The RNA shown here (SAM riboswitch aptamer (S box leader)) has 113 nucleotides and comes from a bacterium. The sequence was found by an Rfam model in a public genome assembly. Of the family's consensus pairs, 86% are formed in the model. Model confidence (mean pLDDT): 82 of 100.
RNA sequence: CGCUUAUCGAGAUGGGGCGAAGGGUUACCGGCCCGACGAUGCCCCGGGCAACCUGGCCGCCGAUGGUGGUUAAGGUGCCAAUUCCGGCCCUUCUUCGGAAGGGGAGAUGAGAG
Numbered sequence: 001c002g003c004u005u006a007u008c009g010a011g012a013u014g015g016g017g018c019g020a021a022g023g024g025u026u027a028c029c030g031g032c033c034c035g036a037c038g039a040u041g042c043c044c045c046g047g048g049c050a051a052c053c054u055g056g057c058c059g060c061c062g063a064u065g066g067u068g069g070u071u072a073a074g075g076u077g078c079c080a081a082u083u084c085c086g087g088c089c090c091u092u093c094u095u096c097g098g099a100a101g102g103g104g105a106g107a108u109g110a111g112a113g
Base pairs, nucleotide, nucleotide: 001113003111004110005109006108007107008106013046014045015044016043017042018041022034023033024032028087029086030085031084047079048078049077050076052075053074054073055071056070057069058068059067060066061065083105088103089102090101091100092099093098
């Protein structure tokens, strides 16, 4: 980097340093929000959430594995707002204003390449 697959309306952050005007997941646009009471971003020290992968423990099974529960040692990610909301495509409904569902796109984990 692309491919496959699962999940994405839950949950969870404080301090210090740098820096200086934008930022909020892909290109852009429209909203809405955050930001000189210094955001986004980078570094450091603590804290936490999750249970995706490995591991530990327990049970079951068709048993060098599979599966359910549990733990949170390791890996990983995350800790403003539904992926902040919408704009694209499809289906249904509609009081014709829109609404609901699905997809696409995106993020994260895992796998092989």